[in-house]
Context: one part of a larger RNA
Molecule: large-subunit ribosomal RNA, domain VI
Organism: Zavarzinella sp.
RNA sequence: CGUAGGAAACUUGAGAGGCUUCUUUCCUAGUACGAGAGGAUUGGAAAGGACAUACCUCUGGUGUGCCAGUUGUCACGCUAGUGGCAUCGCUGGGUAGCUACGUAUGGAAUGGAUAAACGCUGAAAGCAUAUAAGCGUGAAACUUCCCUCAAGAUUAGGUUUCCUUCUGUAAAGUGAAGACCCCCGACAGAUCAUCGGGUAUAUAGGCCGGGUGUGUAAGUUCAGCAAUGGAUUUAGCUAACCGGUACUAACGGUCGAUCG
Numbered sequence: 001c002g003u004a005g006g007a008a009a010c011u012u013g014a015g016a017g018g019c020u021u022c023u024u025u026c027c028u029a030g031u032a033c034g035a036g037a038g039g040a041u042u043g044g045a046a047a048g049g050a051c052a053u054a055c056c057u058c059u060g061g062u063g064u065g066c067c068a069g070u071u072g073u074c075a076c077g078c079u080a081g082u083g084g085c086a087u088c089g090c091u092g093g094g095u096a097g098c099u100a101c102g103u104a105u106g107g108a109a110u111g112g113a114u115a116a117a118c119g120c121u122g123a124a125a126g127c128a129u130a131u132a133a134g135c136g137u138g139a140a141a142c143u144u145c146c147c148u149c150a151a152g153a154u155u156a157g158g159u160u161u162c163c164u165u166c167u168g169u170a171a172a173g174u175g176a177a178g179a180c181c182c183c184c185g186a187c188a189g190a191u192c193a194u195c196g197g198g199u200a201u202a203u204a205g206g207c208c209g210g211g212u213g214u215g216u217a218a219g220u221u222c223a224g225c226a227a228u229g230g231a232u233u234u235a236g237c238u239a240a241c242c243g244g245u246a247c248u249a250a251c252g253g254u255c256g257a258u259c260g
Base pairs, nucleotide, nucleotide: 001152005163006162007161008160009159010158011157015149016148017147018146021049022048023047024046025045026044027043033038051106052105053104054103055102059100060099061098062097066093067092068091069090070089071086072085073084074083075082076081111143112142117137118136119135120134166173167172178255179254180253181252182198183197184196185195186194203249204248205247206245207244208243209242210241213237214236219232220231221230222229223228
């Protein structure tokens, strides 16, 4: 821009793509077969490999804005307590998120038309013959079924709901439903887009409460010559998590409908 008014939501599916995999064990059965050794077809059940998709409850990893321990050195005048630098200084753990080594699920079953192959009826050719007319069975391949995308499918589809103005000769003004710019953001993200909100507000930050993690803070006091230990104290601190609370920031603008 188009889809002959302007919008919002939900859809149909022409068409396109994907998947459609492999092994082992058990039963049938130590049966058929075979002198024996050995050892099935078939049908059924289960377990797994690889692959694919989704997710983070569990098990782990990471977790450079969490907690603790600790070395050297410098600084805060000193003690104590902290901070900077040294690969995040090193070490032990670890929330959210992300993730696999973790968890869950999948390949199937079905219909159609067939290949090789196997048949029924049956003449030419009194027989025979699956074929000449006619009718069947039959495969991971084909096409469905299953999953994803999909109306620019220009044959541009469908359903529901909302709005369907006025003045003017004209220029222009007003401006519906709805949308956008802009702003606060994240279950989104290179950008754009998408999604949640914009005071009639819990969108983000702050604050409050909880959870989680770490592991018992500082100060004081007691014991000990001291290092240190005990008590106060399962403390203190705590990111991205959960709930609440307008204290802070969501200011301010624009577009937008009927031609013949």